[in-house]
A computed fold for a 1475-nucleotide RNA from an uncultured Planctomycetaceae bacterium, annotated as small-subunit ribosomal RNA.
RNA sequence: AAUGAACGUUGGCGGCGUGGAUUAGGCAUGCAAGUCGAGCGACAAGGCGUGAAGUGCUUGCACAGAUCGCUGGAGGAGCGGCAAACGGCGUAGUAAGGCGUAGGAACGUACCCUCAGGACCAGAAUAGCCAUGGGAAACUGUGGGUAAUACUGGAUAAUCUCUGCGGAGCAAAGGGUGAGCCGCCUGUGGAGCGGCUUACGUGAUAUUAGCUAGUUGGUGGGGUAAUGGCCUACCAAGGCGAGAUGUCUAGGGGGUGUGAGAGCAUGGCCCCCACGACUGGGACUGAGACACUGCCCAGACACCUACGGGUGGCUGCAGUCGAGAAUCUUCGGCAAUGGACGAAAGUCUGACCGAGCGACGCCGCGUGCGGGAUGAAGGCCCUUGGGUUGUAAACCGCUGUCAGAGGGGAUGAAAGCUUCGGCUUGACAGAGCCUCAGAGGAAGCACGGGCUAAGUACGUGCCAGCAGCCGCGGUAACACGUACUGUGCGAACGUUAUUCGGAAUCACUGGGCUUAAAGGGUGCGUAGGCGGCGAUUCAAGUCAGGUGUGAAAUGCCUCAGCUCAACCGAGGAAUUGCGCUUGAAACUGAUUGGCUUGAGAUAGCUAGGGGUGUGCGGAACUUCCAGUGGAGCGGUGAAAUGUGUUGAUAUUGGAAGGAACACCGGAGGCGAAAGCGGCACACUGGGGCUGAUCUGACGCUGAGGCACGAAAGCCAGGGGAGCGAACGGGAUUAGAUACCCCGGUAGUCCUGGCCGUAAACGAUGAGCACUAGACGGGAGAGGGUUCGCCCUUUCCGACCGUAGCGAAAGCGUUAAGUGCUCCGCCUGGGGAGUAUGGUCGCAAGGCUGAAACUCAAAGGAAUUGACGGGGGCUCACACAAGCGGUGGAGCAUGUGGCUUAAUUCGAGGCAACGCGAAGAACCUUAUCCUGGACUUGACAUGCAUGGAUUACCCGUGAAAGCGGUGUACGCCUUCGGGUGGAACAUGCACAGGUGCUGCAUGGCUGUCGUCAGCUCGUGUCGUGAGAUGUCGCGUUAAGUCCUUAAACGAGCGAAACCCUUGUCCUUAGUUGCCAGCAUUCAGUUGGGGACUCUAAGGAGACCGCCGGUGUCAAACCGGAGGAAGGCGGGGACGACGUCAAGUCAUCAUGGCCUUUAUGUCCAGGGCUGCACACGUGCUACAAUGCGGCGUACAAAGGGAAGCGAACUCGCGAGGGGAAGCAAAUCUCAAAAAGCGUCGCUCAGUUCGGAUUGCAGGCUGCAACUCGCCUGCAUGAAGCUGGAAUCGCUAGUAAUCGCAGAUCAGCUAUGCUGCGGUGAAUAUGUUCCUGAGCCUUGUACACACCGCCCGUCAAGCCACGAAAGGGGGGGGCAUCCUAAGUCGCUGUGCUAACCUUACGGGAGGCAGGUGCCUAAGAUGAACUCCGUGAUUGGGACUAAGUCGUAACAAGGUAGCCGUAGGGGAACCUGCGGCUG
Repeated sequence: AAUGAACGUUGGCGGCGUGGAUUAGGCAUGCAAGUCGAGCGACAAGGCGUGAAGUGCUUGCACAGAUCGCUGGAGGAGCGGCAAACGGCGUAGUAAGGCGUAGGAACGUACCCUCAGGACCAGAAUAGCCAUGGGAAACUGUGGGUAAUACUGGAUAAUCUCUGCGGAGCAAAGGGUGAGCCGCCUGUGGAGCGGCUUACGUGAUAUUAGCUAGUUGGUGGGGUAAUGGCCUACCAAGGCGAGAUGUCUAGGGGGUGUGAGAGCAUGGCCCCCACGACUGGGACUGAGACACUGCCCAGACACCUACGGGUGGCUGCAGUCGAGAAUCUUCGGCAAUGGACGAAAGUCUGACCGAGCGACGCCGCGUGCGGGAUGAAGGCCCUUGGGUUGUAAACCGCUGUCAGAGGGGAUGAAAGCUUCGGCUUGACAGAGCCUCAGAGGAAGCACGGGCUAAGUACGUGCCAGCAGCCGCGGUAACACGUACUGUGCGAACGUUAUUCGGAAUCACUGGGCUUAAAGGGUGCGUAGGCGGCGAUUCAAGUCAGGUGUGAAAUGCCUCAGCUCAACCGAGGAAUUGCGCUUGAAACUGAUUGGCUUGAGAUAGCUAGGGGUGUGCGGAACUUCCAGUGGAGCGGUGAAAUGUGUUGAUAUUGGAAGGAACACCGGAGGCGAAAGCGGCACACUGGGGCUGAUCUGACGCUGAGGCACGAAAGCCAGGGGAGCGAACGGGAUUAGAUACCCCGGUAGUCCUGGCCGUAAACGAUGAGCACUAGACGGGAGAGGGUUCGCCCUUUCCGACCGUAGCGAAAGCGUUAAGUGCUCCGCCUGGGGAGUAUGGUCGCAAGGCUGAAACUCAAAGGAAUUGACGGGGGCUCACACAAGCGGUGGAGCAUGUGGCUUAAUUCGAGGCAACGCGAAGAACCUUAUCCUGGACUUGACAUGCAUGGAUUACCCGUGAAAGCGGUGUACGCCUUCGGGUGGAACAUGCACAGGUGCUGCAUGGCUGUCGUCAGCUCGUGUCGUGAGAUGUCGCGUUAAGUCCUUAAACGAGCGAAACCCUUGUCCUUAGUUGCCAGCAUUCAGUUGGGGACUCUAAGGAGACCGCCGGUGUCAAACCGGAGGAAGGCGGGGACGACGUCAAGUCAUCAUGGCCUUUAUGUCCAGGGCUGCACACGUGCUACAAUGCGGCGUACAAAGGGAAGCGAACUCGCGAGGGGAAGCAAAUCUCAAAAAGCGUCGCUCAGUUCGGAUUGCAGGCUGCAACUCGCCUGCAUGAAGCUGGAAUCGCUAGUAAUCGCAGAUCAGCUAUGCUGCGGUGAAUAUGUUCCUGAGCCUUGUACACACCGCCCGUCAAGCCACGAAAGGGGGGGGCAUCCUAAGUCGCUGUGCUAACCUUACGGGAGGCAGGUGCCUAAGAUGAACUCCGUGAUUGGGACUAAGUCGUAACAAGGUAGCCGUAGGGGAACCUGCGGCUG
């Protein structure tokens, strides 16, 4: 884009189309084929004539009218003619008896047209009818008699037919008042129609490869309108085929849909053709049928029946049932067009014309137009300002399409009849016109994450749901649902189904095959395809002209008719095709005769693991024999099994056996591939070079076919040293059906025969030609030469590389470049190289080779990371070397767990656990618990009202709270009062939340890590991701620096700048200091600035100097000087990022939740609870110690609700007391280890101090739960700590004390600082851990805590096998034979003709019979489709089991083929590959 559509929601009008696609399933009812009286007989009413009997009588007339004749023709039937073979419906069958295109000759043709001729004389019947039977009916028998354009005979007879060419034979119908009328017969020609036939074209399937006996042809005969095996007899043995035969599917075409086209798909309506008519068979009639609404037979089904028998065929129009997602009215009319009959009027016509139903399709129209801002209300959103719906509405003005009502009405009508005046014909539709009313009756559907035009809010919370693909949804959903709004289309809009397109995604136009799917394992060669140079002829292909055809409709163009359009009409072009004909001769082809360059032959030379067979050889190995020898050997990561005192291993000599051929050996050679390696001989295949004697295109490729074809495997017979599937044993392991070890069978070897596969690989088919080079190797030839070698050329075989190609990697004269020819193969992954069928094989198995189902990927190359039980370089208290700890004890503290009414919460490897907490008795303190209370609230702001409710006091209570008494303040004032702000009360807005979400966030922090990295600009390279820079050689603590280099620069980090400490100088000396002077108990005072010190400013260190090493570098090593030397020590400082790391309980904050409670207040309890486990610590276990006494030396801090001296009391904690001090002044304050001395003498102790008792002290409202301290007493465990593990490289570890924060007090042994004393070791980087750079592999990218394989178990789905069982199809064979044609018979019957007329004959009929034969029955096969207990594998499925096979060297490299084994992935043997 489209559709004969269907479904969902919605639905105003009209025009034109279209509508049973499924069950070719069954059908009630009505209608769909009749007509002609001008072919015939007969008949009713009526009319005319005749006029008997009769009646009336004026006897002749009237009435009436039998009969007969004529006319008339309704209605029903019959004989006869024509039609009924058309029209209408359907698509079952049919892959060719079809269709399409173009031809052909051996034919027919009623009605129509043309022409020529003819129509004479006779006859016999039969329907109807009458009579009479049978039957329920349908129908039917017998007798009598009748007509014709029905039937028959005779005559006539050519241009007809036959022919022996002399001849012979064959026809007719009349009707009509009339007509120049309609018919009849014979023949000629025509038109149209039909029958037959040829070529080409016209589905799928080879998992259908052979088919065919009337089959193919001939002759004779038959048959037909006609050719013909169409049929028959005989003869011959042919015919068809690589796409026959079979199977499946299907009506074909014009056309239709789509597409740029080529194509692909399709065949509804309309037109042409074919075929069908309940199913099967058959003929009759006829011009035409083997006949839709004819006949006969058989069958199924249905109906009627009196049970004897009959009847029927909607795939005609309507309609009905069924099945289905689904497809209409039992309508009107012959008015038009057309058809049948008729002379005609006319009759018939479900053809047709119309109407009805269905938005089923296409097309057109409308649902109003203009104005209208306070941008109304309402809705939605909101940052609360507003925005949007939106000129939209309301409101004002206007119009009148469509629909509605009324009126009138063109046209579709042309003809026909006619007395020529005229008369008659519309089923249905009805334009345009006039009038009326009134915006009145008329809008929805889908969508809004991207593709794809169009977004917000709420609800929901991996639920409900959406989804065409990607994918949305797990509490902020532009994706679900709803609302608002927007977008698209609009009487429709979506969905589903199907076709084409996009899809160059089957590639003719117009693709590919090294690695993505794809080159056959290799050769030889058949058919086929393709094919060198020059010439002759032909004209099949090819090209050009002419001509015939290519139906109409459709499509295109132009014009035209409906108001437009859809629709319809006319003309043109087109119809790319096929036939005939004329011509051309370049190319292809064919023909003839040549050529030598392709190919082959030939001569000479030549290399080689090319093949086959036979023989020979040495080394090694094993076994056996013998000697020497004497305890182990062997094997491994380590072992063990094994072997050995019956003498092994080792060693020497000898013998036997089998297999393989070291060195040479090479990127080397040969072969088609597989493959080929000791030496010799025999036979044999192929190649190369040189020469140019011969043939003369003999060539290339190659579907089928044939041959060869590693290893494993199979059969038979040998052989068997070593190795070695299976197997046994030993190890390893959680297990170890493995890897390792000890043995060991088949096999490996030979001969003969199978198998026919490999990662049979260059993952690259063969051949030819062309397109830069450089440099090795192998086999030759020629030339030059100074003998070193050089040049030219052919073939083979490597590596690098230009152009070019390629997705890239790469290929690159050995192409994966550029072309030609031929073959093979591919078309997403899995299922699956499976199933099934066929075929080959002894088997294993090979070759050929699907589908259902399932997924949205599978895959290639390259990139960046990450990772590796990959590699290289380097670093770190990482290891090692050391020192001291932890893990064992007691206690402290934190955590888990347990417990509890509650034990609030957070932190969880490193990087939680003496952490938040720099201090839980109450407070702190929290949705912790129990209980009691409050509700605008403990806290903030605003509004409204009130007037004394506030404060204060009293009562109650555990308190909070509740209840009560109670009265103010400022300003104005007319003293009545008014007013105001705090506070209070009431009410409304709101407050509050340590409630949830750290996975919505900000901020802050931890960690990798003070590791050296992380990036950018420009340039360059690459299709790109990206790379380069940032790599390499050195060097550094460092991406620090140097140098090289397609890079050159720059930034964040490192370093430096900052603080502190170490040395010196200057300045300044109080509260600090005191050398010298004075003074005193005392730097107390006077004094001093020298020193210490304090705190401001400076100096100093930079590889600067010397030597060596190094690339002339950076830098490193050593030295000098110096307080300090190579960053002097320490601190602050932390790149891009990682961990959804931590924190909503510091704070801030979105969203959610709560509002007499998850808020607030209070009392008490809990956070301290204790079978246990872990982390971090303290104190120890003692003599390098402990205790007593004496004695010395710091630094840094704190102090006013504070530090608190002296003095005094107390054993002590502490009390009293009070000086001084907001501090270099006073005070905390004693430093301790140390030193000296005494005791203890190795013990559970004079170690150790837990625990407990008593008595006290302090803080505080309060020490019971639950504080600290003191004294006395008590005196537990513990004697140096398993596996494991931590810290530290110098003023460090270790050890010793001091201070502070928090704080009323303190469970501080914690934390943060301060100083005192003060080591040992590291020469190194193998290993553990972590990190950096480069490189490599990768199937990882949530990134190895990755990915991922198979069995088993469960569910579900489709498929295969299967004893069987069911059904369908087409054949074959046999039996039985209906109807029927044909043949034979016909003794029965028989009008026309003949006859001698009784009779007989010719002819015909019934009956019988033969061949054929439908249906039916039976049988053996074939084939297809359902089904089937059971069984097999496969696909799929958030969290099952077992292992760990693969991806890294995946922890035994992997994979391919084959064989064996095993729960499973797999393991092992043999050969191969590198992916």
Rfam family: Bacterial small subunit ribosomal RNA. Gene Ontology terms of the family: ribosome and structural constituent of ribosome.